[in-house]
RNA sequence: UAUUGAAAAAGCCAAACCCUUCGCGAGGAGGGGACGGAAAGCCAUGGGUCUCAUGAAGAUCGCCAGGUUACCAAU
Numbered sequence: 001u002a003u004u005g006a007a008a009a010a011g012c013c014a015a016a017c018c019c020u021u022c023g024c025g026a027g028g029a030g031g032g033g034a035c036g037g038a039a040a041g042c043c044a045u046g047g048g049u050c051u052c053a054u055g056a057a058g059a060u061c062g063c064c065a066g067g068u069u070a071c072c073a074a075u
Base pairs, nucleotide, nucleotide: 002075003074004073005072012037013036017032018031019030020029021028022027035062041068042067043066045065046064047063048060049059050058051057052055
């Protein structure tokens, strides 16, 4: 560096739901909480789904694919 994996160890993230808050809405943010995750880190690039309504709009990366970065172990 590449590939594979989470057996071990150190850790990491956090579904649903609840409270507060932002938004027309999908949904987002903070706190609690854990369904799960080996990228459930990031990017809206392609597709899908959703929202507003028809646009030069928005949301979703924990829907799929792709790009990019990364701890540990083995080869």